The part of an RNA shown here (large-subunit ribosomal RNA, domain IV) has 356 nucleotides and comes from a Gammaproteobacteria bacterium. The RNAcentral record of the full RNA draws on ENA. It matches the Rfam family "Bacterial large subunit ribosomal RNA". The prediction has a mean pLDDT of 87.
Context: one part of a larger RNA
RNA sequence: UUACGGAAAAGGAACUCGGCAAAAUUACCCCGUAACUUCGGGAUAAGGGGUGCCGGCAGUAUGUGACCCGCCAAGGGGAGCAGAGACCGGCCGCAGAGAAUCGUCCCAAGCGACUGUUUAGCAAAAACACAGGAGCGUGCCAAGGCAUUGUCCAAGCCGACGUAUACGCUCUGACUCCUGCCCGGUGCCGGAAGGUUAAGGCAAGCGGUUAGCCGCAAGGCGAAGCUGCGAACCGAAGCCCCGGUAAACGGCGGCCGUAACUAUAACGGUCCUAAGGUAGCGAAAUUCCUUGUCGGGUAAGUUCCGACCUGCACGAAUGGAGUAACGACUUGGGAGCUGUCUCUUCCGUAAGCUCG
Numbered sequence: 001u002u003a004c005g006g007a008a009a010a011g012g013a014a015c016u017c018g019g020c021a022a023a024a025u026u027a028c029c030c031c032g033u034a035a036c037u038u039c040g041g042g043a044u045a046a047g048g049g050g051u052g053c054c055g056g057c058a059g060u061a062u063g064u065g066a067c068c069c070g071c072c073a074a075g076g077g078g079a080g081c082a083g084a085g086a087c088c089g090g091c092c093g094c095a096g097a098g099a100a101u102c103g104u105c106c107c108a109a110g111c112g113a114c115u116g117u118u119u120a121g122c123a124a125a126a127a128c129a130c131a132g133g134a135g136c137g138u139g140c141c142a143a144g145g146c147a148u149u150g151u152c153c154a155a156g157c158c159g160a161c162g163u164a165u166a167c168g169c170u171c172u173g174a175c176u177c178c179u180g181c182c183c184g185g186u187g188c189c190g191g192a193a194g195g196u197u198a199a200g201g202c203a204a205g206c207g208g209u210u211a212g213c214c215g216c217a218a219g220g221c222g223a224a225g226c227u228g229c230g231a232a233c234c235g236a237a238g239c240c241c242c243g244g245u246a247a248a249c250g251g252c253g254g255c256c257g258u259a260a261c262u263a264u265a266a267c268g269g270u271c272c273u274a275a276g277g278u279a280g281c282g283a284a285a286u287u288c289c290u291u292g293u294c295g296g297g298u299a300a301g302u303u304c305c306g307a308c309c310u311g312c313a314c315g316a317a318u319g320g321a322g323u324a325a326c327g328a329c330u331u332g333g334g335a336g337c338u339g340u341c342u343c344u345u346c347c348g349u350a351a352g353c354u355c356g
Stems, first nucleotide, its partner, number of pairs: 001351008010342002014340001019337001027051005036041001038174001052091005062082003067077003092096001104335007111327002116128002132172007144158003175322004180252003185249002187245005194240003200234002205229005212221003253271005280314001281311001292308005
């Protein structure tokens, strides 16, 4: 000096990002126990008191029970053995759960209902899951998924030895109160009249080749066959089109004026939209300006709690708002407690130094 232990005057979180770490609490019995609540809980809430040994009560209460009585039935008696608690009185120590094991507690808020699950080896959480809610698909050789060519377009397996109170996919996530408006865009579902439309069909027409014919020649014309193109017309689904659908993807306005102080605007005007954000909540895990403003708590509070609403840029199953219980979650406050600190000190053990 380091590591691990032990102790500490006065103060007691002044330390620090933060009470991190440590200290404290701790057993059993008795008393007592709030808000809130889904009436189960909260709760070991909180907060108090007791705890040793000896004597008495008392060989009592109680347990057991040889044996005895009994119309051997119910029942009764009962030696022996074991043997308290409460209460009363006394005694000792600094200390009686004498050591060790052995909850710190309370108030308020956020998030997630809960028990669970997770990044084997930096993340345990507010993430995942969850019971519950909803939508869509699926009528059975189900939907959906796996599998695959050796057999050559078919077989097999799961789903399921299940059958719509079932199975698959997706979203939401206990419970309570609720879940508004928009189908114009995208998606999905339905429709089939019209428009568009592929291969293909049919095939008008055009071309190549040349037996032959014409020509003195160069060359021209050119049947059949073969062959290259090929208009019109007939051709599905899809798209266009017509409807539906938001617990499908998603979206949910602007400007101007107006009330007998001022301010504000229930009211009016106007433009635009598919429709212009309803309830509830709101400087929020969301608020830029911002340490917003007011109130609370502090001597002093960029955090915290309660309000306000000017929501840069909340908002209703990408769920909204609450919520008892729960949480090695996050935030703020308080009590207790302490070497975290004021401010350090001492003691023990081991290592650190030299030689081997």